Model confidence (mean pLDDT): 77 of 100. This is a predicted structure of a 112-nucleotide RNA (TPP riboswitch aptamer (THI element)) from Aureimonas jatrophae. Taxonomically the source falls in Aureimonas (Bacteria, Pseudomonadati, Pseudomonadota, Aurantimonadaceae). Rfam family: TPP riboswitch aptamer (THI element). Rfam's curators write: Vitamin B(1) in its active form thiamin pyrophosphate (TPP) is an essential coenzyme that is synthesised by coupling of pyrimidine and thiazole moieties in bacteria. The previously detected thiamin-regulatory element, thi box was extended, resulting in a new, highly conserved RNA secondary structure, the THI element, which is widely distributed in eubacteria and also occurs in some archaea. Analysis of operon structures identified a large number of new candidate thiamin-regulated genes, mostly transporters, in various prokaryotic organisms. The THI element is a riboswitch that directly binds to TPP to regulate gene expression through a variety of mechanisms in archaea, bacteria and eukaryotes. through a variety of mechanisms in archaea, bacteria and eukaryotes.

[in-house]
RNA sequence: CAGCCAACCAAGGGGAGUUCCGGCAGGGAACUGAGAGGCCGCCAGAUGGGCGCGGCGACCCUUCGAACCUGAUCCAGCUCAGACUGGCGUAGGGAUGGCGCUGCAUGACCGA
Numbered sequence: 001c002a003g004c005c006a007a008c009c010a011a012g013g014g015g016a017g018u019u020c021c022g023g024c025a026g027g028g029a030a031c032u033g034a035g036a037g038g039c040c041g042c043c044a045g046a047u048g049g050g051c052g053c054g055g056c057g058a059c060c061c062u063u064c065g066a067a068c069c070u071g072a073u074c075c076a077g078c079u080c081a082g083a084c085u086g087g088c089g090u091a092g093g094g095a096u097g098g099c100g101c102u103g104c105a106u107g108a109c110c111g112a
Stems, first nucleotide, its partner, number of pairs: 001103004008098003011062004017031005024048001038056005043050001068093003074087004
């Protein structure tokens, strides 16, 4: 320098839905899923169920990038409805370094 790179280390990116119930300050049950907001703090909020903000955590993903976002309250199938399958999609965006392995090149030293 080139190629590979499972694991590990560090860093970064990201989402958290659907249905039902309630005698109530924010609770309970069920489903799919890797994950459906677990903990702490702040703010909002009186018939609605804010994940609105910050920190930590679980999980997934990091250019070989459908993790995730936009189009999209999209279209078709399926479902009570999310989920799921196909389309959109060769669309537009999207977060990486190290360690390690192999090969090549160069230099220093030692030996013949």
RNAcentral holds the sequence, with entries from Rfam.